This is a predicted structure of a 72-nucleotide RNA (transfer RNA) from Pelagibacterales bacterium SAG-MED05. NCBI's taxonomy places the organism under Bacteria, Pseudomonadati, Pseudomonadota, Alphaproteobacteria, Candidatus Pelagibacterales. Its Rfam family is "tRNA". Its family is annotated with triplet codon-amino acid adaptor activity in the Gene Ontology.
Order: sequence, then structure tokens, then C1' cells
RNA sequence: GGUCCCAUCGUCUAACGGUUAGGACAGGUGGUUUUCAAUCACCUAAUCGGGGUUCGAUUCCCCGUGGGACCG
Repeated sequence: GGUCCCAUCGUCUAACGGUUAGGACAGGUGGUUUUCAAUCACCUAAUCGGGGUUCGAUUCCCCGUGGGACCG
């Protein structure tokens, strides 16, 4: 340099183009317990950046950024 793949809560991971963007762990509050642990209920928190297509984009297309694999 070329080809291909990936990017979503703090972490891991879902989401036929129409979702309140879901779940687990972590965190917070409360219940239970003499206390802790465990457990139960609730709460907080996310779509890498910029364009385009579309009535509508996390999803499709282009460019960029970052990471990875292979080739040279």
C1' cells in the first nucleotide's frame, strides 16, 4: 500500500428500516436479615464522527477515525 471484518450503557451482549434501544454483570436506593453475604423490587446509564438514501436509519450507501485478520 491492497482486500476483508468490527465499532451500541462503566463492561459483555441483543435489536425483519417503524422498539419507550432490550438483557446480564457492575453502580445506587429500598425490602428481607441482629449485621454481612445471598436474595427480591425499583432506579441511573449507550448507538464512533460527518454526509447521503428513505415518510422513517442502530440497521442500507459513501467518506473519515479507531481496532483486528490476511496479502504484498